[in-house]
Context: one part of a larger RNA
RNA sequence: CGAUGGCCGUCUGAGGGGAAGUUGUCCUCAGUACGAGAGGAACAGGGCAACGUAGCCUCUGGCGUACCGGUUGUCUGAUAAGGCAGUUGCCGGGCAGCUAAGCUAUUGAGGAUAAGAGCUGAAAGCAUCUAAGCUCGAAGCCUCUCCUGAGAAUAGACCGCCUUCCACAUUUCUACUUCUUUCGGGAAGUAGGUGUGGACAAGAGCUGGGAAAGAAGAUCCCGUUGAUGGGGCAGAGGUGUAAUCUGAAAGGCUUCGGCCGAUCAGUUCAGCCUGCUGCUCCCAAUCGCUCAAGGUGU
Numbered sequence: 001c002g003a004u005g006g007c008c009g010u011c012u013g014a015g016g017g018g019a020a021g022u023u024g025u026c027c028u029c030a031g032u033a034c035g036a037g038a039g040g041a042a043c044a045g046g047g048c049a050a051c052g053u054a055g056c057c058u059c060u061g062g063c064g065u066a067c068c069g070g071u072u073g074u075c076u077g078a079u080a081a082g083g084c085a086g087u088u089g090c091c092g093g094g095c096a097g098c099u100a101a102g103c104u105a106u107u108g109a110g111g112a113u114a115a116g117a118g119c120u121g122a123a124a125g126c127a128u129c130u131a132a133g134c135u136c137g138a139a140g141c142c143u144c145u146c147c148u149g150a151g152a153a154u155a156g157a158c159c160g161c162c163u164u165c166c167a168c169a170u171u172u173c174u175a176c177u178u179c180u181u182u183c184g185g186g187a188a189g190u191a192g193g194u195g196u197g198g199a200c201a202a203g204a205g206c207u208g209g210g211a212a213a214g215a216a217g218a219u220c221c222c223g224u225u226g227a228u229g230g231g232g233c234a235g236a237g238g239u240g241u242a243a244u245c246u247g248a249a250a251g252g253c254u255u256c257g258g259c260c261g262a263u264c265a266g267u268u269c270a271g272c273c274u275g276c277u278g279c280u281c282c283c284a285a286u287c288g289c290u291c292a293a294g295g296u297g298u
Stems, first nucleotide, its partner, number of pairs: 001151001005162003009158003015148003021051007034039001052106005060100004067093005072085005095275001108144004116136004164199007173192008200294001203291004208222004228284003231280005236274004245266004251260003
């Protein structure tokens, strides 16, 4: 831009796409059919596994440079708390999130057929699956089951919402009315048309706070009638028992009074922390702006 008034939402499904799964083994069928016996099936139904495919993170793990702890060297005089050590200095754990080695799902049915198997059956009194006609028949083809899909120009359907007015100008547009006339006309007004401007308007966009979304657009949620993000508080979770103080302590030093002391215990399932959950308007989502059909018919 189109789809012939504008808009919100929900659909239909022409068309397009897809590994739409593939294979093995076991159970049952069944020690059955078959066979003198020895042996020994199938159709149908079900379980499991492998290889792929798709999705997910409850579990098992990995990463987890948010986080917690330990520790070496050195520096900030010491403690405490920290900086640096190529990227977290190294090491032990680890939530969310991402992820596989983990978890879940991975059929069945119908239709038309191929090779092939047949029925009826002539040409050709027989025979013949074929010439007319008819029945079957594959992991293959088409359809349903999955995804997408009305620019499907044959441009679809349905519920719902909106589709209203005003001012000025134009007698160089049209119609009518009134007044005037020297009958040629002239003046004024009303309605329509046209032009300009304004209001209203279903709804949309901008703008603002964001995340189940994300390269930008887009998508989705929220905007005070509010828990959208931040903060605060609480919980859940991670790490593993902070600092301080008190007590103990091998040993060392000593002026014999005491002092120093790695470390241990208690205070203390502490302290610290959070991309998670909830509560709470404390802060910020304030106030606003723009676009927009207004046609036809009765």
The prediction has a mean pLDDT of 82. The part of an RNA shown here (large-subunit ribosomal RNA, domain VI) has 298 nucleotides and comes from a marine metagenome. Its Rfam family is "Bacterial large subunit ribosomal RNA".